[in-house]
RNA sequence: GCGCCCAUAGCUCAAUGGAUAGAGCAACAGCCUUCUAAGCUGUGGGUUGCAGGUUCGAGUCCUGCUGGGCGCG
Numbered sequence: 001g002c003g004c005c006c007a008u009a010g011c012u013c014a015a016u017g018g019a020u021a022g023a024g025c026a027a028c029a030g031c032c033u034u035c036u037a038a039g040c041u042g043u044g045g046g047u048u049g050c051a052g053g054u055u056c057g058a059g060u061c062c063u064g065c066u067g068g069g070c071g072c073g
Stems, first nucleotide, its partner, number of pairs: 001072007010025004018056001027043005049065005
């Protein structure tokens, strides 16, 4: 330099172009318990890497860039 893959909550990951982007774990609060852990219930937490484009509508499709991984030279 070229090609392919990945980037979504604190972490690991879902989400067929269509309703309000969800789950588990973690965090916080409550219940329970003498206390803690475990268990149960609930709550909060998101610029879907960045910038554009297509579309009535984009996490999803297209382009560029950034970062990471793999391969080729």
Source information: The prediction has a mean pLDDT of 80. This is a predicted structure of a 73-nucleotide RNA (transfer RNA) from a Deltaproteobacteria bacterium. The sequence was found in a public genome assembly. The organism belongs to Myxococcia, within Bacteria.